This is a predicted structure of a 75-nucleotide RNA (transfer RNA) from an Abditibacteriaceae bacterium. The sequence was found in a public genome assembly. Its Rfam family is "tRNA".
[in-house]
RNA sequence: GCCUCUGUAGCUCAGUGGUAGAGCGCCUCCUUGGUAAGGAUGAGGUCGCGGGUCCGAUUCCCGCCAGAGGCUCCA
Repeated sequence: GCCUCUGUAGCUCAGUGGUAGAGCGCCUCCUUGGUAAGGAUGAGGUCGCGGGUCCGAUUCCCGCCAGAGGCUCCA
């Protein structure tokens, strides 16, 4: 330098052109003499960044950034 994959909640990850989700974690409450466990409720997201297509983009296209893997060349 080229190719492929990945980037979504604090963590691990689903997901799809039409209001963004799960598990764990966190707040509050119930339960307990008090914890743990259990139950209920809630908060938490520029869907990596910029642009394009579209009535509408997290999803499709282009560029860039970051990470992982592979290939080639030089030393």
Its mean pLDDT, the model's own confidence on a scale to 100, is 81.